Model confidence (mean pLDDT): 83 of 100.
The RNA shown here (SAM riboswitch aptamer (S box leader)) has 98 nucleotides and comes from Bacillus atrophaeus.
Lineage of the source: Bacteria > Bacillati > Caryophanales > Bacillaceae > Bacillus.
Its Rfam family is "SAM riboswitch aptamer (S box leader)". Rfam's curators write: The SAM riboswitch is found upstream of a number of genes which code for proteins involved in methionine or cysteine biosynthesis in Gram-positive bacteria. Rfam links the family to the GO term regulation of gene expression.
RNA sequence: UCUUAUCAAGAGCAGGCAGAGGGACAAGCCCGAUGAAGCCCGGCAACCGACUUGUAAAGCACGGUGCUAAUUCUUGCAGCUGGCGCUGAGAGAUAAGA
Numbered sequence: 001u002c003u004u005a006u007c008a009a010g011a012g013c014a015g016g017c018a019g020a021g022g023g024a025c026a027a028g029c030c031c032g033a034u035g036a037a038g039c040c041c042g043g044c045a046a047c048c049g050a051c052u053u054g055u056a057a058a059g060c061a062c063g064g065u066g067c068u069a070a071u072u073c074u075u076g077c078a079g080c081u082g083g084c085g086c087u088g089a090g091a092g093a094u095a096a097g098a
Stems, first nucleotide, its partner, number of pairs: 001098007012041001015040003021031003025076004042068003047064003051059002053056001072091001077088004
């Protein structure tokens, strides 16, 4: 970089260290010293592998990842609509494969 699948649920509302930033990008709007990022621990989920069986659109959560404010926080392009808004695409994220 390409392909496929998923993205409306869930996870500390007073865990430890740390110390100012963070929510991809832009705009907006938010979160943050009643403590951001990051690390550890805890937790959630179950894509891949392993395992189990009643062999399935199953179970489990042992291994590899992932995730743990707000719908992927909203919009960013197009169509429909008087408008609110709806649908799809794009972008992004994650997994598996090439």